[in-house]
Molecule: c-di-GMP-I riboswitch aptamer
Organism: Syntrophobacterales bacterium
RNA sequence: ACUCGAUAAGGGCAAACCACCCGAAAGGGUGGGACGCAAAGCUACUGGCCUACCCCCUCUCCAUAGAGUCGAGGGCACGGUCGCAGGGCUGCCGGG
Numbered sequence: 001a002c003u004c005g006a007u008a009a010g011g012g013c014a015a016a017c018c019a020c021c022c023g024a025a026a027g028g029g030u031g032g033g034a035c036g037c038a039a040a041g042c043u044a045c046u047g048g049c050c051u052a053c054c055c056c057c058u059c060u061c062c063a064u065a066g067a068g069u070c071g072a073g074g075g076c077a078c079g080g081u082c083g084c085a086g087g088g089c090u091g092c093c094g095g096g
Base pairs, nucleotide, nucleotide: 002096003095004094005093012037013036017032018031019030020029021028022027035083041089042088043087045086046085047084048081049080050079055075056074057073058072059071
C1' cells in the first nucleotide's frame, strides 16, 4: 500500500418506541431506550424512496367578464432520507 472481518481486546454508533422542541408535511434535534451496524463516520453527487408549504393545471363556487378567495382533484423538490443502493473523502483493532 492492497485486501479481508474468522478470532480477541479497548471502545464507538443507536432502529422501533416514549417525552419535549423545530417543521406545512416528510422528517429533524435533545434526553431516555437498543433492533441492529466494521464505516450505522462525513458528503444529497447519481438513481431510488418519502413528503407537497409555495407554485402550476383542472373542476366547483361567485361573477356581465376578468382577477381573486374558499373547497375538491391532479402535477411539481427548490424539502427530506447517507440505518435504500452506488459514487466521493476519511478512519480504530486484528488477519492475510